[in-house]
RNA sequence: CUCAUCAAGAGGGGCAGAGGGACCGGCCCGUUGAAGCCCCGGCAACCAUUCCGCGUCUAGCAAUUGCGGAACAGGUGCCAACUCCGUCCCGUGGAUGGUCCGCGGGGAAGAUGAG
Numbered sequence: 001c002u003c004a005u006c007a008a009g010a011g012g013g014g015c016a017g018a019g020g021g022a023c024c025g026g027c028c029c030g031u032u033g034a035a036g037c038c039c040c041g042g043c044a045a046c047c048a049u050u051c052c053g054c055g056u057c058u059a060g061c062a063a064u065u066g067c068g069g070a071a072c073a074g075g076u077g078c079c080a081a082c083u084c085c086g087u088c089c090c091g092u093g094g095a096u097g098g099u100c101c102g103c104g105g106g107g108a109a110g111a112u113g114a115g
Base pairs, nucleotide, nucleotide: 001115002114003113004112005111006110011040012039013038014037015036019029020028021027024086025085026084041079042078043077046075047074049071050070051069052068053067054066055065083109088106089105090104091103092102093101094100095099
């Protein structure tokens, strides 16, 4: 940089001792113990592996390759709150003196995997 996914799911113990939820604004979590490290457990199924179906290819098969599905759990990932919510744009409802409170869609940014 590209592609896919992001409303589901899954926590105990030990050490430690004040932060954490990416940034900013909110709003939360935290001395009934945050971050971090270690142990054990769990969730999920992106990749790998095995198998099946359809297509591709072929004279026909096999192999290749694409799509879909099943199994497994080897490589990652994850285990408060929708990615906790919002930020920019479009549409829309309500209240209002300024303005505020919602709903829907699309972005941006971010996270994870694969290349």